[in-house]
The prediction has a mean pLDDT of 79. This is a predicted structure of a 159-nucleotide RNA (Lysine riboswitch aptamer) from a pig gut metagenome. The RNAcentral record of the sequence draws on MGnify. It matches the Rfam family "Lysine riboswitch aptamer". Rfam links the family to the GO term lysine biosynthetic process.
RNA sequence: GAUAGAGGCGCGGUAAUUAUCAGUAGUAAAUCCUUUAAAAAGGUAUUUGGCAUUUAUGAAAGGAAUUAUCGCCGAAGUUUAAUCAUCAAUACCUGGGUGUUUAAACUGGUGUGUUGCAGAAUAUGUCUCACACUGUCACUGUGAUUGUGGAGCGCUAUC
Numbered sequence: 001g002a003u004a005g006a007g008g009c010g011c012g013g014u015a016a017u018u019a020u021c022a023g024u025a026g027u028a029a030a031u032c033c034u035u036u037a038a039a040a041a042g043g044u045a046u047u048u049g050g051c052a053u054u055u056a057u058g059a060a061a062g063g064a065a066u067u068a069u070c071g072c073c074g075a076a077g078u079u080u081a082a083u084c085a086u087c088a089a090u091a092c093c094u095g096g097g098u099g100u101u102u103a104a105a106c107u108g109g110u111g112u113g114u115u116g117c118a119g120a121a122u123a124u125g126u127c128u129c130a131c132a133c134u135g136u137c138a139c140u141g142u143g144a145u146u147g148u149g150g151a152g153c154g155c156u157a158u159c
Stems, first nucleotide, its partner, number of pairs: 001159005008073001010072009026057006032050002041094006076107007084099004108134006116126003136150004
């Protein structure tokens, strides 16, 4: 240098089904208020009715669980910066959210709890911190049983 592997409630993708989202948004009718006001993240311009009540009807996306299947062991995730796309009546400006790609940095993995963020949510995901378990290497110790520390650009095997 090449190839092949290991950690385990191991990681991620896709499809189907199910619950939630929600009796919500929207639509129709009636009533009430209202007339250039209001509404939408803010502003300007354009447009013009309403975060209203009742009745009827009535979703979806994202996120989640299960099953099947595919790809894998920096699997993958997070943060920052940049590019592109998109969101909120239309256009522009500012800002923000989400997603794709690229670069850098951090994290061995899992669980519980905790802080913050996202989210309709008490689900769930994710960041920080603490504890526990576990794998790996180094040192140390033992008849056996440990203890301390490091990080995956690592570790093991073969050539």